[in-house]
RNA sequence: UUCUUAUCAAGAAAGACGGAGGGAAAGGCCCAUCGAUGUCUUAGCAACCUGUUCUUUACAAGGUGCUAAUUCCUUAUUACAUGAGUAAUAAAGAUAAGUU
Numbered sequence: 001u002u003c004u005u006a007u008c009a010a011g012a013a014a015g016a017c018g019g020a021g022g023g024a025a026a027g028g029c030c031c032a033u034c035g036a037u038g039u040c041u042u043a044g045c046a047a048c049c050u051g052u053u054c055u056u057u058a059c060a061a062g063g064u065g066c067u068a069a070u071u072c073c074u075u076a077u078u079a080c081a082u083g084a085g086u087a088a089u090a091a092a093g094a095u096a097a098g099u100u
Base pairs, nucleotide, nucleotide: 003098004097005096006095007094008093013042014041015040016039017038021031022030023029025075026074027073028072043067044066045065047064048063049062050060051059052058071092076089077088078087079086080085
């Protein structure tokens, strides 16, 4: 890398470097020289694994992970609405565990 399963409405910062776009794709809408995205350090959160436990629960923070906006919203189908919407499910994506 491939595949499978589960979860995705909560939660969580600061400094340094750096210098232009970025938020997976497209369209929106946002973030951004009052310095974003990204990298490093420390700190924090607790999704999965691990450990403990009253094992349906709670705790810890060892391994990954995460720390703008519901996965930021929508994209396909169905139903309801007739007032450009609402809801559910899917597709796609992200993360974890296992697997080829």

SAM riboswitch aptamer (S box leader) from Pedobacter cryoconitis, 100 nucleotides, folded computationally. The organism belongs to Pedobacter, within Bacteria.